A computed fold for a 75-nucleotide RNA from a Bacteroidota bacterium, annotated as transfer RNA.

Parts: sequence; C1' cells; structure tokens
RNA sequence: GCCGGAUUAGCUCAGCGGUAGAGCAGCUGAUUCGUAAUCAGCAGGUCGAGGGUUCAAAUCCCUUGUCCGGCUCAA
Repeated sequence: GCCGGAUUAGCUCAGCGGUAGAGCAGCUGAUUCGUAAUCAGCAGGUCGAGGGUUCAAAUCCCUUGUCCGGCUCAA
C1' cells in the first nucleotide's frame, strides 16, 4: 500500500429501512435468622465521527478514526 472483518448500554453480543434489545454487571423490593441463589421491578446507549439518499437510516452510499487478520512491494 491492497483486501477482508469488527465498531450498538459498564462488559459480551443481537438487531440488515419504520420511534433501540437480550444476557451478565448495577440499583430497589420480595424471599432468608443472615449471605448467596431465586423471583419482580428500575435505571443505563445522540448506534466510533462527518456528509449524502429517503417521508423515515444503527441498517443503504461516500469520506474518515480505532482495533484484528491476510497478502504484497519498496526502503
């Protein structure tokens, strides 16, 4: 330099055009003599960034950041 993959909640990941979800973690309550476990509920994200298309974009297109893998050339 070229090609591919990843990027969404604190963490691990779904979601593939129609007002963002799960598990774990956190908080509150129930249960227990108490803890753990279990059950119920709550809170938590301008979807890496900037543009574009669209009535509508996490999702499609362009540019770009970061990380991972592969290939190749030169110095």

Taxonomically the source falls in Bacteroidota (Bacteria, Pseudomonadati). Model confidence (mean pLDDT): 81 of 100. Its Rfam family is "tRNA". The family's RNA type in Rfam is transfer RNA.